[in-house]
The prediction has a mean pLDDT of 77. The RNA shown here (Bacterial RNase P class A) has 351 nucleotides and comes from a Dehalococcoidales bacterium. RNAcentral holds the sequence, with entries from ENA. The organism belongs to Dehalococcoidales, within Bacteria. Its Rfam family is "Bacterial RNase P class A". Rfam links the family to the GO terms dimeric ribonuclease P complex, ribonuclease P activity and tRNA processing. Of the family's consensus pairs, 96% are formed in the model. It is recorded under the gene name rnpB.
C1' cells in the first nucleotide's frame, strides 16, 4: 500500500422567526421536555391484567451436543464434534437407526439383498467356440449408495483367509464438571433416511392494553324456554375434591369520560470478581405520553457525497440513506446513501 475477518459508533449540526403538544409555576405569560438503530416484521420470551381453585391420568404443543448466564427464551457466552477457508474466522434442523413401522424413484442381476458381464477347475462336443457340473464376489458395468478401504502374502481362481496401516464397533486404563479426548487390546465388520411416523430427555393454563378498573347517561329492573341425580366453574377428554343458580332464544338502550400511560429486570461513570456472557458495590441522571392521533414549517450558514471549473487560497451546481412511538422490556430477523474507529489475517514493497 492492497485485499479480507470480527466488532463498535455517527447517520445531520447551529441560529432566528412562527406553529403544535405534555409537565410545572409567580398563569393576557414564563421555564423545561418532545419519534429509532431499527420505532419495522409480529418470529420468540417475559413483566402486567382478567378468567374461583387443587390433585391425578391421557391427549396436544415447544425445545434437542456439553457447561455457564438471564426474570425468561428457540436468546447470549465459553467449549466439544463434523464441515468450509492459506488464514484471521464462519456454518450446523448437532439426542436415538441395536424398541418398532415406513421410504430409497430411475438405472441395475440385485437396495434388509445378489450374480448381468466375468475369473478358475472338471467333463463332453461340431475346438481361441458351445453346453453341463462344482467354486468365487477380488475385476468390470448400473447407481447417491452394492458383503469397510489401501498394499502385500496366499489360493485352482478368490475372499479379513493371514498380515501391516487406517476407518467403524466393542472392552479396559488415564484426563475432563461434561459433551468428548488420548493410549491400548480384540473379534473381523451390509448402508442411508427421524427437515418420515416414532422412541428418549426436558418444559408448558388460556386470552390479551381493543387486557382490565372506575364514573356518568340511557333503555324495557322487557318477554319466553330448559335444568336441582341437572348446568357452570382457566385450551381438549376422563376421574376425585371444592365453590356457585347456570344455559339458550327474541327484542331494546349506550358507544361518553377518567385511570391503566410511563421510575423501569432503566440509563451513564468508576471499583471488585469472572476467559466471557454477566454479577455485585459506590456515585450521578429522569430522557415523549398523543387519542383520528402532537414531536413541525420557513430562512441563513455549516458538515458529508458526487460533477464541472480553478490549481496555496477557492467558485458553481446537484444530492443527503432506511424510515415515525401508541402498555413496557429482553432478543432474533429484515432495510439502510455516506462516514469514523479498534483489533486481527494474507500478499507485495522498503528499512
Nucleotide at each position: 500500500c492492497a485485499a479480507g475477518u470480527a466488532a463498535a459508533c455517527c447517520g445531520g449540526g447551529u441560529g432566528a422567526c412562527c406553529g403544535c403538544u405534555c409537565g410545572c409555576c409567580u398563569u393576557a405569560g414564563g421555564c423545561g421536555g418532545g419519534a429509532g438503530g431499527a420505532a419495522a416484521g409480529u418470529c420468540c420470551g417475559a413483566g402486567c391484567u382478567c378468567c374461583a381453585c387443587c390433585g391425578g391420568g391421557c391427549a396436544g404443543g415447544g425445545u434437542g451436543c456439553u457447561g455457564g448466564g438471564u426474570a425468561a427464551u428457540a436468546c447470549c457466552c465459553a467449549g466439544g464434534a463434523g464441515g468450509g477457508g492459506u488464514g484471521a474466522c464462519c456454518c450446523u434442523a448437532c439426542g436415538g437407526a441395536a424398541a418398532g413401522u415406513g421410504c430409497c424413484a430411475c438405472a441395475g442381476a440385485a437396495a434388509c439383498a445378489u450374480a448381468c458381464c466375468g475369473c478358475c477347475c472338471c467333463g463332453a462336443c461340431u475346438u481361441g467356440g458351445u453346453c453341463g457340473g462344482a467354486g468365487c464376489a477380488a475385476g468390470g458395468g448400473u447407481g447417491a449408495a452394492a458383503u469397510g478401504g489401501u498394499g502385500a502374502g496366499g489360493u485352482a481362481a478368490g475372499a479379513g483367509c493371514u498380515c501391516a496401516c487406517c476407518a467403524g464397533c466393542g472392552g479396559c486404563u488415564g484426563g475432563g464438571u461434561g459433551a468428548c479426548c488420548a493410549g491400548u487390546c480384540g473379534g473381523c465388520u451390509g448402508g442411508g433416511u427421524a427437515a418420515a411416523c416414532c422412541c428418549c430427555a426436558u418444559c408448558c393454563g388460556g386470552a390479551g392494553c381493543a387486557a382490565g378498573a372506575c364514573c356518568a347517561a340511557a333503555c324495557a329492573g322487557a318477554g319466553g324456554g330448559a335444568c336441582a341425580u341437572a348446568a357452570g366453574g382457566a385450551c381438549g377428554c376422563c376421574c376425585g375434591g371444592c365453590c356457585u343458580g347456570u344455559c339458550c332464544c327474541u327484542g331494546g338502550g349506550u358507544a361518553g369520560g377518567u385511570c391503566g400511560c410511563u421510575u423501569g429486570a432503566c440509563c451513564c461513570u468508576g471499583g471488585u470478581g469472572g476467559u466471557a456472557a454477566c454479577a455485585u458495590c459506590a456515585g450521578g441522571g429522569c430522557u415523549a405520553g398523543a387519542u383520528a392521533g402532537a414531536u413541525g414549517g420557513u430562512c441563513a450558514c455549516c458538515g458529508c457525497u458526487c460533477c464541472g471549473a480553478a490549481c496555496u487560497u477557492u467558485c458553481g451546481g446537484a444530492g443527503u440513506a432506511c424510515a415515525g412511538a401508541a402498555c413496557u422490556c429482553g432478543g432474533c430477523u429484515u432495510a439502510c446513501a455516506g462516514g469514523u474507529u479498534u483489533a486481527c489475517u494474507u500478499g507485495a514493497c522498503c528499512u